[in-house]
Context: one part of a larger RNA
RNA sequence: CAAUCCUCAAGGAACUCGGCAAAAUAGCGACCGUAACUUCGGAAUAAGGUCCCCCUAACUCUCUUCGGAGAGAAGGGCGCAGCGAAAGACACCCUGCCAACUGUUUAUCAAAAACACAGCUCCGUGCUAACUCGUAAGAGGAUGUAUACGGGGUGACGCCUGACCAAUGCCGGAAGGUUAAAUAUUGGCGGUGCUUAAAUUUUUAAUUUGAGUGCUGACUGAUAUAAGCCCCGGUCAAUGUCGGCCGUAACUAUAACGGUCCUAAGGUAGCGAAAUUCCUUGUCUGGUAAGUUCAGACGUGCACGAAUGGCGUAAUGAGUGGGGUACUGUCUCGAGGAUUAGCUCG
Numbered sequence: 001c002a003a004u005c006c007u008c009a010a011g012g013a014a015c016u017c018g019g020c021a022a023a024a025u026a027g028c029g030a031c032c033g034u035a036a037c038u039u040c041g042g043a044a045u046a047a048g049g050u051c052c053c054c055c056u057a058a059c060u061c062u063c064u065u066c067g068g069a070g071a072g073a074a075g076g077g078c079g080c081a082g083c084g085a086a087a088g089a090c091a092c093c094c095u096g097c098c099a100a101c102u103g104u105u106u107a108u109c110a111a112a113a114a115c116a117c118a119g120c121u122c123c124g125u126g127c128u129a130a131c132u133c134g135u136a137a138g139a140g141g142a143u144g145u146a147u148a149c150g151g152g153g154u155g156a157c158g159c160c161u162g163a164c165c166a167a168u169g170c171c172g173g174a175a176g177g178u179u180a181a182a183u184a185u186u187g188g189c190g191g192u193g194c195u196u197a198a199a200u201u202u203u204u205a206a207u208u209u210g211a212g213u214g215c216u217g218a219c220u221g222a223u224a225u226a227a228g229c230c231c232c233g234g235u236c237a238a239u240g241u242c243g244g245c246c247g248u249a250a251c252u253a254u255a256a257c258g259g260u261c262c263u264a265a266g267g268u269a270g271c272g273a274a275a276u277u278c279c280u281u282g283u284c285u286g287g288u289a290a291g292u293u294c295a296g297a298c299g300u301g302c303a304c305g306a307a308u309g310g311c312g313u314a315a316u317g318a319g320u321g322g323g324g325u326a327c328u329g330u331c332u333c334g335a336g337g338a339u340u341a342g343c344u345c346g
Stems, first nucleotide, its partner, number of pairs: 002340007010332002014330001019327001029051004037042001039156001053077003059072005078082001091325007098317002103115002119154007131140003157312004162242003167239002169235005176230003183224006190216012243261005270304001271301001282298005
C1' cells in the first nucleotide's frame, strides 16, 4: 500500500446520480390479529403482537391388549441464554409510470417498458385448398376440411374505438379512350418470271424505259385482337389525413354566437407540462426548515388521441420514479484488530 474479513463513542443517509455497499429483519413453527383496493380468486405469512426449556399433572380429552400410553389448562423449577449447538432462513410500508399475467431475448457490456401471450379484428383459402420448399417428380399444410388452415395488425379484463375514399393500395365493373409481341389480311420499297409497246445503237442481237400479269426474301406502313392504364363504383381494426383569419355579451376578461376563405374531412370521447411540454424550475396545492425530482390539479396539447389502439385497472415484476419506518462506518471522520499478497529492512 492492496485484497478478504471483524469491531467502534456521539450522530444516523448529513454520503451519493441513486441507501450503491454494508447493517438490519428473518423457522413460511404455534396462537392472536390483519387495511385500502379487488376481476371476490386475492391483496395476505399484509402490517403488528405473544410464545417455544425442564418437572408435576388431582382434573379434562384421545387411544387401549384395561396393565397403561399420549396430549393439555392451572401449578412449580433452573440458567447469561429454552427454535439454548450447527446448518438453513423473506426487511417492511405509502404512492406514481410502463407492461395484464407465467414465460422469451442480445452465448461473451443491455432481461427491459423490448418479444411472446390468451383475447379481439382484418385478408386469403371449397380441397389436387390457400400458402411454403423443390427445375421436376414430390413433400409439408394434413391422413386436417371454414368451430379448419395460412397471412397482416392489435395485445388479459372493463368502458370504448369518432370524421375523411381527395392521394396511395386493394376489391368489383365494363360503355368509351389508349395500348405489346406473335399471327392473319392488305399496302409501300426492292428482286425476279412471262406477255407486250416505244426509244437507242454495238441492228439475225443487245440495252434502257413504260404497260399488263404472276411469285417473292429482308425492311417498313395500315387493319383486326388481351390484360393493364385512363375511366366508374366500393373499401380505413387498408397506407394514411384530421385548418386559417376577423368580429361579437351592460366593468374587465372571455366568447355560447356571427362572418369569411380553403378542404376529402377539419381531432369526437377520453387523457393532458405526460416515457410526449420547446418556452419551463409553467402556475396552484401537498410533502421538506429548505424539493429543477415527486404526487394531485389547471390547460396556453411548440408537437396526445382512439386496434402504428384511447382511457382505466385488481394481481404480477431481479422493470422504473418519489416518500417513510427500521438499520447501519455510506457519511461527519476517522480509529483499532485478524489473515493473505507485494514492497522495504533483517
Molecule: large-subunit ribosomal RNA, domain IV
Organism: sediment metagenome